[in-house]
Molecule: SAM riboswitch aptamer (S box leader)
Organism: Gottschalkia purinilytica
RNA sequence: UACUCAUCAAGAGUGAUGGAGGGACUGGCCCUAUGAAAUCCGGCAACCAAGUUUAUACUAUGGUGCUAAAUCCAGCGGUAUAUGAUACCGAGAAGAUGAGAG
Numbered sequence: 001u002a003c004u005c006a007u008c009a010a011g012a013g014u015g016a017u018g019g020a021g022g023g024a025c026u027g028g029c030c031c032u033a034u035g036a037a038a039u040c041c042g043g044c045a046a047c048c049a050a051g052u053u054u055a056u057a058c059u060a061u062g063g064u065g066c067u068a069a070a071u072c073c074a075g076c077g078g079u080a081u082a083u084g085a086u087a088c089c090g091a092g093a094a095g096a097u098g099a100g101a102g
Stems, first nucleotide, its partner, number of pairs: 001102001003100006013041001015040003021031003025075004042067003047063003050059003071094001076090006
């Protein structure tokens, strides 16, 4: 970096350093000096491995991951109101994470 499969409405800090950005992209709408990103510690979860178990399952030891808001909402298609865009449904475009095989 392209492919396959699974999941994405739950959960998680009054901490330390740091010092202005962040929420993938676009449009919105938000968070942020009452302290952003990042790092450390803590925590959550249970995808893979491991251990226990006949099994379901359990543990949280190792590898990841996550730790504002549903993947924050929409992006594609459709339905109903009805021209104000709202509400709803479905897929999956896009994205994230894990596992697999290249």